[in-house]
RNA sequence: AAUAACAGCCAGGGGGCCGCCGCGCCGCAAAGCGCGGAGGAACUUCCGGACUCCGAAGGACAGCGCGCCGUCUGAAAAGACGGGGGUUUGGGCUAAAAUCCAAAUCACGGAAAGUGCAACAGAAAAUACACCGCCCGUUAUACGGGUAAGGGUGAAAGGGUGCGGUAAGAGCGCACCGCGCGGCGGGCAACCGCCGCGGCUAUGUAAACCCCGCGCGGAGCAAGGCCAAAUAUGCGCGCGGACUGUCCGUCCAAGCCGCAGAGUAGGCCGCAAAGAGUAAUGGUCCCCGCCGUUACGGCGUAAGCCGCAGCGGAACAGAAUCCGGGGUAUAAGCUGUUAAAAAAU
Numbered sequence: 001a002a003u004a005a006c007a008g009c010c011a012g013g014g015g016g017c018c019g020c021c022g023c024g025c026c027g028c029a030a031a032g033c034g035c036g037g038a039g040g041a042a043c044u045u046c047c048g049g050a051c052u053c054c055g056a057a058g059g060a061c062a063g064c065g066c067g068c069c070g071u072c073u074g075a076a077a078a079g080a081c082g083g084g085g086g087u088u089u090g091g092g093c094u095a096a097a098a099u100c101c102a103a104a105u106c107a108c109g110g111a112a113a114g115u116g117c118a119a120c121a122g123a124a125a126a127u128a129c130a131c132c133g134c135c136c137g138u139u140a141u142a143c144g145g146g147u148a149a150g151g152g153u154g155a156a157a158g159g160g161u162g163c164g165g166u167a168a169g170a171g172c173g174c175a176c177c178g179c180g181c182g183g184c185g186g187g188c189a190a191c192c193g194c195c196g197c198g199g200c201u202a203u204g205u206a207a208a209c210c211c212c213g214c215g216c217g218g219a220g221c222a223a224g225g226c227c228a229a230a231u232a233u234g235c236g237c238g239c240g241g242a243c244u245g246u247c248c249g250u251c252c253a254a255g256c257c258g259c260a261g262a263g264u265a266g267g268c269c270g271c272a273a274a275g276a277g278u279a280a281u282g283g284u285c286c287c288c289g290c291c292g293u294u295a296c297g298g299c300g301u302a303a304g305c306c307g308c309a310g311c312g313g314a315a316c317a318g319a320a321u322c323c324g325g326g327g328u329a330u331a332a333g334c335u336g337u338u339a340a341a342a343a344a345u
Stems, first nucleotide, its partner, number of pairs: 003339007012288007020037006039316001043327002046325005051220004063216005068083006084108001085106007109211002114209002116205003131151002133147006159177006178200001179198008224269004233260004237255001240252004290313005296307004
């Protein structure tokens, strides 16, 4: 240099013609003219809010969510910076670890309040446990007792290493390390250091129940509001009819008759400097730019570079009430980090 992975930026530009959607002007209308018309994620629908309707004295329970510390930004979710701790891997020290260094990573309150669970394998998986081995004994190819140092099983085996001790062993004793408790000191804090005490009981799992602390009404634009047919219903008017020969009264009752209220179809608002309604935001051509490739020409010892022409290519993806975050996808080009040690010149 080329390549790959990861992180970030960017998401080609200008013009002609033909369309599509919305609004405005002009017009009876059609036509015409003017203006506007997708994204960094419009994807996902995982959080938080605006907005709307319903519910709601207050408290408790249930349920759900969040969870190391400090500062800052923010309406909140969330993010940024700094710090602390755990885990894994590598390095270093060591007899072996831990302390130490580096990188990655963490859903990072509590497993010494209680309950549950731990497949298979294994003797034993949590009131421990004796399969092999080791030691002792006896009536000795076996049986009984002791033993968790060694082997084997497993994701995980009841502190680790060393010395002592012992029949063999064992925190049985001691030293160091780890763990727990207490005190002192440092730090705003998470937490850290030192000293003393405890022989160690204390496995893992809380995105299992649970405990602790903090927080939380429900539904969502198909929210919701306004207008409102037809049909049916109710009331009124009422040709005509019945009781009854007449009047009053009561009852029945035709009707392009009138009125009423709730809802439906439908329309409007909510709703935007794109906008909606099964949903427009496109197609084609030209020029320039980018990438690949081929031919030709020039330069060069060569790798290659420059010029010009032809052909091909350019991702992920598309609004549907709006806004803030998280997550995921993304070609070419550009920037940064890493692989990275070397080889060649």
Predicted 3D model of a 345-nucleotide RNA (Bacterial RNase P class A). Its mean pLDDT, the model's own confidence on a scale to 100, is 75.